[in-house]
Background:
The RNA shown here (Bacterial large signal recognition particle RNA) has 268 nucleotides and comes from a soil metagenome. Its mean pLDDT, the model's own confidence on a scale to 100, is 77.

RNA sequence: CCGUGCUAGGCGGGGAGGUAGCGGUGCCCUGAACCCGCAAUCCGCUCUAGCGGGGCUGAAUUCCCCUCCGAGGGGGUUCCGCUCCGGUCGCCCCGCCGUUCGGGGCGUCGAUGGUCCGGGUCCCGCGCGGUGUCGGCUCGCGAACCAGGUCAGGUCCGGAAGGAAGCAGCCUUAAGCGAUCACCGGCAGGCGCAGCGGGAGCUCCCGGGCCGGAGCCGCGGGCGGCGGUCAGGCGGCCGGCGGCGGGCUCUCGACGCGGGGUGCACGG
Numbered sequence: 001c002c003g004u005g006c007u008a009g010g011c012g013g014g015g016a017g018g019u020a021g022c023g024g025u026g027c028c029c030u031g032a033a034c035c036c037g038c039a040a041u042c043c044g045c046u047c048u049a050g051c052g053g054g055g056c057u058g059a060a061u062u063c064c065c066c067u068c069c070g071a072g073g074g075g076g077u078u079c080c081g082c083u084c085c086g087g088u089c090g091c092c093c094c095g096c097c098g099u100u101c102g103g104g105g106c107g108u109c110g111a112u113g114g115u116c117c118g119g120g121u122c123c124c125g126c127g128c129g130g131u132g133u134c135g136g137c138u139c140g141c142g143a144a145c146c147a148g149g150u151c152a153g154g155u156c157c158g159g160a161a162g163g164a165a166g167c168a169g170c171c172u173u174a175a176g177c178g179a180u181c182a183c184c185g186g187c188a189g190g191c192g193c194a195g196c197g198g199g200a201g202c203u204c205c206c207g208g209g210c211c212g213g214a215g216c217c218g219c220g221g222g223c224g225g226c227g228g229u230c231a232g233g234c235g236g237c238c239g240g241c242g243g244c245g246g247g248c249u250c251u252c253g254a255c256g257c258g259g260g261g262u263g264c265a266c267g268g
Base pairs, nucleotide, nucleotide: 001268002267003266004265005264006263009057010056011055012030013029014028015027020046021045022044023043024042034054035053036052037051038050063261064260065259066258068256072252073251074250075249076248077247079246080245081244082243083242084240085239086238087237088236089235090234091233092232093228094227095226096225097224098223099222100221101220102219104217105216106215113211114210115209116208117207118206119205120204122199123198124197125196126195127193128192129191131188132187133186134185135184136183138179139178140177141176147172148171149170150169155164156163157162
């Protein structure tokens, strides 16, 4: 060095989470990599790596170690952007007032104002109407006997004439039940009245008489002031160990490139 047969090893790895810790099941990444059983109220193990059973490969492209790369994960951040929430301020916005401009309406057929009267408004009482409810009126039903009338048959008294009580049936009615609500009456109210009477009041509204003699009232724009309970828009500032994305930094790190390392027996 070649051939045969074996053995160690290998037949995936990693991140977060979880755990006293490690590995696995479950999630995510990588990418191609034996099969079966077990497992989140978990499963297995106790120090280098799931446990149990079976199979394949096997000293190198395949096993082991190191450097580099870096998919992806995790931590930090007084960095940046967007967004959510809260607070505050300003402006818009809303209301009121003042002033100014514009354009209307009313007014010498008498404005604002003053004064007097009446009505509305408010309170009390009454009246009328309406509504509801109750009762009456009306109608219907309605008593085995203990309601009435008439009482067949039958019963009783009598020598007879005649008389008595009385069931069923029929008629009527009481209590009660139901209907109708047209009429009558009682009661009630978050009802109505341009019906009546009394009171309060001069705040507000309407009408009229008198005085007096020129103003009065809406609308829109500008400017200024004051206020804003809820709700809304925009902007500034502050805050939340708020959320998302990016930057920076620390850390783990698959796949991959490169380098190094690792047997035994027999025969030639």
RNAcentral holds the sequence, with entries from MGnify.